Transfer RNA from a bacterium, 76 nucleotides, folded computationally.
The sequence was found in a public genome assembly.
The coordinates come from a structure-prediction model, not an experiment, and the mean pLDDT is 83.
Its Rfam family is "tRNA". Gene Ontology term of the family: triplet codon-amino acid adaptor activity. It is annotated as a transfer RNA.

RNA sequence: AGGGGUGUAGCUCAAUUGGCAGAGCACUGGUUUCCAAAACCAGCGGUUGCGAGUUCGAUUCCCGCCGCCCCUGCCA
Numbered sequence: 001a002g003g004g005g006u007g008u009a010g011c012u013c014a015a016u017u018g019g020c021a022g023a024g025c026a027c028u029g030g031u032u033u034c035c036a037a038a039a040c041c042a043g044c045g046g047u048u049g050c051g052a053g054u055u056c057g058a059u060u061c062c063c064g065c066c067g068c069c070c071c072u073g074c075c076a
Base pairs, nucleotide, nucleotide: 001072002071003070004069005068006067007066010025011024012023013022019056027043028042029041030040031039049065050064051063053061
C1' cells in the first nucleotide's frame, strides 16, 4: 500500500435486515442476615467511533475518515 472483519451502557454482547435502543454482569438503594456473602425487588447508566448523504424515519443503506484484529504485498 491492497483486501477482509470489527466499533452499540463501565465490561461482555443483542437489536427481527429501515419503524419507541435492549439483556447479562458491574454500580447505587432496599428486603433478608447478629454481620457479611448469596438470593430477591427497585433504580442509575447511550453523541450507536467521527463527519457527510439518501429517506417521513438510519445501529441498519451509500460515501469519506479514525481506532483495533486478520491476510497479502513493498522498502529496509